Context: one part of a larger RNA
């Protein structure tokens, strides 16, 4: 010096990112007492205070009882100390944020405000194979269930609520018209061809060769026309994906603008909340708390860039959650000291 413990004058968080760690309080005992708030269950062992051993005597209740048990009273005894040891056994309070809650999670750096949740709502499903899912299939789950059932999405107890926009995208419905695939259809065109026809040449008894033609065959290209869903089109739909303005002026102090004008748009953000887990400027401004407060709490609103089931705003209870304050307590610190055990070091 390191590790694990123990003690400490005065002070008592001045330490530190932060009371981390440590200390202190603390009997699931008895008696008393207990606030705000509240979903009336809680909060609550809230907080806070007192008692506790042993001996003698007495009273009351139950009881047949001078057993026993329970409750109570008077007096006395001892110690520093009476839950006398050991083990075991909450620190508490105030306020705010987030999440309702008990639960679940990154086995081995994250336990949370993340996930789940009961509740809410939307969509699909009427069963001969439901919808949905697994599988090439057979088959199986759903379910030996049947819309108070099953599947999927979003939200997330409860309370008060959940505004406007259907132009775009999606979904659903519609079928008049437009467009549209394969396919059907074949107008027309092209190529080719023994035989056949025409012409020419040569042979010339019937023939041979070349060029051209075309009924028809085969092959190729192919217009009109017929034809589905879809798309265009017409509607509906937001607890579907989503979106929810700008400029100028105006009131008899000033300031502000209920009001007016104008442009754009599908509509221009309602209630509530707001410097917020969201505010850049920002340590915004005012108030509170402190000697002093970039944090915290209460207001304000100029919301860079809150906002209503990607839910909004509250909320008792709950939380190894986050933030601020206080009491108690302490070697966290001022500022360090001493002691114990085990290491380190020296020797063996």
């Nucleotide at each position: 010096c390191c590790c694990u413990c123990g003690u400490u004058u005065a002070g008592g968080a001045a330490c530190u990112c932060g009371g981390c760690a440590a200390a202190a309080a603390a009997g699931c005992g008895g008696c008393c007492g207990u606030a705000a708030g509240u979903u009336c269950g809680c909060g609550a062992u809230a907080a806070g205070g007192c008692c506790u051993g042993c001996c003698u005597c007495c009273u009351u209740g139950u009881g047949a009882a001078a057993a026993a048990c329970a409750a109570g009273g008077a007096g006395g005894c001892c110690g520093c100390a009476g839950c006398g040891a050991a083990a075991g056994u909450a620190u508490c309070u105030c306020a705010c944020g987030c999440g309702a809650c008990u639960g679940u999670u990154u086995a081995c750096c994250a336990a949370a405000a993340a996930c789940a949740c009961a509740g809410g709502u939307c969509c699909c499903u009427g069963c001969u194979c439901a919808a949905a899912g697994c599988g090439u299939a057979a088959g199986c789950u759903g379910a030996g269930g049947u819309a108070u059932a099953g599947g999927g999405g979003c939200u997330g107890a409860u309370g008060c609520c959940u505004g406007g926009c259907c132009a775009g995208u999606g979904u659903c419905a519609g079928a008049a018209g437009g467009u549209u695939a394969a396919g059907a259809g074949g107008a027309u065109c092209c190529g080719u061809c023994a035989a056949c026809c025409u012409u020419u040449g040569c042979a010339u008894u019937a023939g041979c060769a070349a060029a051209g033609g075309a009924a028809g065959g085969c092959g190729g290209a192919g217009a009109a026309u017929c034809u589905a869903a879809g798309c265009c089109c017409u509607g509906a739909u937001g607890a579907a994906c989503g979106c929810c303005g700008g400029c100028g002026g105006u009131a008899a102090c000033c300031a502000u603008a209920a009001c007016c004008g104008u442009c754009c748009u599908a509509u221009g953000g309602u209630a509530g909340c707001g410097u917020a887990a969201u505010c850049c400027c920002u340590u915004g401004c005012c108030g509170g708390g402190u000697g002093a407060g970039u944090u915290c709490c209460g207001g304000c609103c100029u919301g860079c860039a809150c906002g209503a089931a990607u839910g909004g705003c509250g909320u008792a209870a709950c939380g190894a959650c986050g933030u601020g304050a206080g009491a108690a307590c302490u070697g966290u610190c001022u500022c360090a000291a001493c002691g114990a055990g085990g290491g380190a070091c020296u020797c063996g």
Molecule: large-subunit ribosomal RNA, domain IV
Organism: marine eukaryotic metagenome